[in-house]
RNA sequence: UGCCGAAUCCGCGCUGCGAGCGCGGAGUGGGGGACCCGAUCUAUGGGGGCUAACUCCGGACUCCUCCCGAGUCGGAGCAGGGAUUCGUUCUUCUCCCUCUGAGCCCGUCAGCCAACCUCGCACGCAGGCGAGAG
Numbered sequence: 001u002g003c004c005g006a007a008u009c010c011g012c013g014c015u016g017c018g019a020g021c022g023c024g025g026a027g028u029g030g031g032g033g034a035c036c037c038g039a040u041c042u043a044u045g046g047g048g049g050c051u052a053a054c055u056c057c058g059g060a061c062u063c064c065u066c067c068c069g070a071g072u073c074g075g076a077g078c079a080g081g082g083a084u085u086c087g088u089u090c091u092u093c094u095c096c097c098u099c100u101g102a103g104c105c106c107g108u109c110a111g112c113c114a115a116c117c118u119c120g121c122a123c124g125c126a127g128g129c130g131a132g133a134g
């Protein structure tokens, strides 16, 4: 400087500046929450939420005497990131290729949802000498 993402900007204070922290505002994202609408059951092997981070598998291996179940690996689907190329600048989409599918929270409870209430504004990264249609 730029990318991912809601995760930025401004003011004041703690300092003489910066960084950081605190407070406030703007912006932005999430959750809760009526009528109407939807759903109407059972459901502890609870259920739900943030996030791309989910689903499935007469597959392999390990734990288990076996089953069930769990874990690891693999496969398929789906979702998400990719700053490259296709004359130049900006930009959209598709295909190929590539990487990722973690973690956390609520606490038995949550459909949607105006008013209203409430929380967050991090972390990380430097990644394609491909093709095509706008």
Stems, first nucleotide, its partner, number of pairs: 001126003008026007027121006037111001046109001047106004054077004059073005078101005091134005096128001